[in-house]
Molecule: THF (Tetrahydrofolate) riboswitch aptamer
Organism: bovine gut metagenome
RNA sequence: CAGAGUAGGAAUCUGCGCGUGAAGUGUCAGGCGGACGGGGAGUUGCCGGCUGAACGAAAAGCCGAAAGGCUUGCGGUGCAGGCUCCGCAUCCCGCUG
Numbered sequence: 001c002a003g004a005g006u007a008g009g010a011a012u013c014u015g016c017g018c019g020u021g022a023a024g025u026g027u028c029a030g031g032c033g034g035a036c037g038g039g040g041a042g043u044u045g046c047c048g049g050c051u052g053a054a055c056g057a058a059a060a061g062c063c064g065a066a067a068g069g070c071u072u073g074c075g076g077u078g079c080a081g082g083c084u085c086c087g088c089a090u091c092c093c094g095c096u097g
Base pairs, nucleotide, nucleotide: 001097002096003095008086009085010084012082013081014080015079016078017077018075019074020073027053028052029051030050032048033047034046038093039092040091041090059072060071061070062069063068
């Protein structure tokens, strides 16, 4: 001098679910907890609950006596997996060439 590797994030695909009687997702505020390359430190950054607030939606068809069920959609929907990309916030030390 160059490079590898984390948590996590984004796009896309597959499978199984949830909601469509509106939960979830997203936004704001408060507070709590957690994680953050191999080691140490660690935030105003990241992630997850909790509380409060505002906002807010796509249904259609078929079967059935009904309850309800099925199919296709829809939701900035959940989980798991594949693939691609980004990426230690930062500081010190280390690893490979």